[in-house]
């Protein structure tokens, strides 16, 4: 110098370190559906109207979906470089 194996140091164990890729998780925005609330519209009804029915708007909650971003001890994998230990050439 090259190659191979390993991770002692660790607030149970596992986890050397930086980066990249793929997959996973959480969060935000988007779409869809459901629920009740608020608001207003139309129709009916007055004997005691504030009741009944049907759409709209709005935010809240829950569930699902694809996409885009953010985040992290992502206890998933692979690759490259570096640190340390040991062995081989």
């Nucleotide at each position: 110098g090259g190659c191979u194996g390993c991770a002692a140091c660790a607030a149970c164990c596992c986890c050397g370190u930086g980066g990249a890729u793929g997959g996973g998780g959480a969060c935000g925005a988007c779409c869809u559906g459901a629920a009740a609330g608020a608001u207003g519209c139309g129709g009916c009804g007055a004997a005691g109207g504030g009741g009944c029915c049907g759409g709209g708007u709005u935010g809240u909650u829950c569930a699902g979906g694809a996409c885009u971003g953010u985040c992290a001890g992502u206890g998933c994998a692979u690759c490259c470089g570096c640190u340390g230990c040991a062995g081989c050439c």
Description
A computed fold for an 89-nucleotide RNA from an Acidobacteriaceae bacterium, annotated as nadA riboswitch. Lineage of the source: Bacteria > Pseudomonadati > Terriglobia > Terriglobales > Acidobacteriaceae. It matches the Rfam family "nadA riboswitch". The family's RNA type in Rfam is small RNA.